[in-house]
RNA sequence: UGAGACGGCUAGACAGUCGCGUUAUCUUUAAAAUAGGGUAAUGAGGAAAGUCCGGGCUCCAUAGGGUAAGGUGCCAGGUAAUUCCUGGGGGGCGCGAGCCUAUGGAAAGUGCCACAGAAAAUAAACCGCCAACGCGCUUAGAAGAGCGCUGGUAAGGGUGAAAAGGUGCGGUAAGAGCGCACCGCGCGAGUGGUAACACUCUGCGGCAUGGUAAACCCCACCUGGAGCAAGGCCAAAUAAGGGAAUUAAGAUGCGACCCGCAUCAUUCCUGGGUAGGCUGCUUGAGGUGCAUAGUGAUGUGCAUCCUAGAUGAAUGGCUGUCCACGACAGAACCCGGCUUAUCGGCCGUCUCAUUUU
Repeated sequence: UGAGACGGCUAGACAGUCGCGUUAUCUUUAAAAUAGGGUAAUGAGGAAAGUCCGGGCUCCAUAGGGUAAGGUGCCAGGUAAUUCCUGGGGGGCGCGAGCCUAUGGAAAGUGCCACAGAAAAUAAACCGCCAACGCGCUUAGAAGAGCGCUGGUAAGGGUGAAAAGGUGCGGUAAGAGCGCACCGCGCGAGUGGUAACACUCUGCGGCAUGGUAAACCCCACCUGGAGCAAGGCCAAAUAAGGGAAUUAAGAUGCGACCCGCAUCAUUCCUGGGUAGGCUGCUUGAGGUGCAUAGUGAUGUGCAUCCUAGAUGAAUGGCUGUCCACGACAGAACCCGGCUUAUCGGCCGUCUCAUUUU
């Protein structure tokens, strides 16, 4: 100097003017307010989005056990909790900083692997190689080469993502873990580590010759349901509405079923009326700063702050200046994550290449 990797902050700025929402306060009106006026504070996001997870909270409800069903899937920690986060292990990619991971079990069983290929797992003979027998050619006669048939073979070649473990030596009619050496694989032992796992062995064994569980399945662990349109209070209105079932050996309630528990009158169908207001509703598993323990996620202590609560739905319009020329995009009970979209600006750490000193 160039090219990269990881992490953090920000999300147009400033000024003037007019206009909105909430809370508090002052004032006008006899008093009051969804009335008028003034002052102060405050008022959309890093994803508010998707509704994919986990909870808080509310109700069923007094509140359990089992089956089924569903979810997760290496180990150890963090957290209110999680399929989330942190660290580590195994595997893969990258020169590297780093990144990805649907990562338990294939010797419990069943299934699948297109096409090509002889054959795709109790798996095989297309081309080949070897031997016996027969036939013909050549030859003085043989050897030799060719064809047919029978038997042996899977070392060589071909097909394929994958074809009975790899290399070498011996052996054989020709070959083959057939035997041997090394490697690989399985079992065992020792060492290190909380563990996943890693390393070592003049250890044992010629050895199950694939993949797939994002197929069924097996194993381990976890799991009530519905949801702020939950729920609670007030007011108002209507036809003192109608019908059916069952009535304790019963009925109803709890997502399916069984047991259990609770209640004693309920349940179901149909007709009509009301649909307004208040609350839930924002002080929190809260934010920020410092210290401290830890590799880290995070924990602990001290101090300090209060930062939207709308309800057909509030934060906008105009003017001027600056510049980085402004993307994706608006809360509706709340919080913790994940995923997706995205214009720029600033900062930190690390890697590689080249050049100079």
This is a predicted structure of a 357-nucleotide RNA (Bacterial RNase P class A) from Candidatus Nitrosoglobus terrae. The model forms 96% of the base pairs in the Rfam consensus. Rfam family: Bacterial RNase P class A. Rfam links the family to the GO terms dimeric ribonuclease P complex, tRNA processing and ribonuclease P activity. By type it is a ribozyme. From the family's description: Ribonuclease P (RNase P) is a ubiquitous endoribonuclease, found in archaea, bacteria and eukarya as well as chloroplasts and mitochondria. Taxonomically the source falls in Candidatus Nitrosoglobus (Bacteria, Pseudomonadati, Gammaproteobacteria, Chromatiales). The sequence is in RNAcentral, with records from Rfam.